Glycine riboswitch aptamer from Pseudotabrizicola sp., 86 nucleotides, folded computationally.
[in-house]
RNA sequence: UAAGCUGACGCAGGAGAGGCCGGCCAUGCCGGCGCCGAAGGAGCAACCCCCCGGAACCUCUCAGGCAAAAGGACUGCGACCAGCAC
Numbered sequence: 001u002a003a004g005c006u007g008a009c010g011c012a013g014g015a016g017a018g019g020c021c022g023g024c025c026a027u028g029c030c031g032g033c034g035c036c037g038a039a040g041g042a043g044c045a046a047c048c049c050c051c052c053g054g055a056a057c058c059u060c061u062c063a064g065g066c067a068a069a070a071g072g073a074c075u076g077c078g079a080c081c082a083g084c085a086c
Base pairs, nucleotide, nucleotide: 001085004084005083006082007081009078010077011076012075013074018033020032021031022030023029024028034066035065036064040062041060042059043058047054048053
């Protein structure tokens, strides 16, 4: 230090699946069955590394979710933050 990479922050977009049934001290909680995968988590494939291991939007569904709200991988933009790099 304009720009670069990663993370955090702000804004915008952002899917799927029962607005199910029952109970209670009732707007919440608990139980039951059915489902979803794109928070997180776990497992592995190609691949990387060739000791160990790492590893996805794949798989599992522990967690989370199944009207709205909230959340949401990921994408774009922003610039004052942190680290790396130059």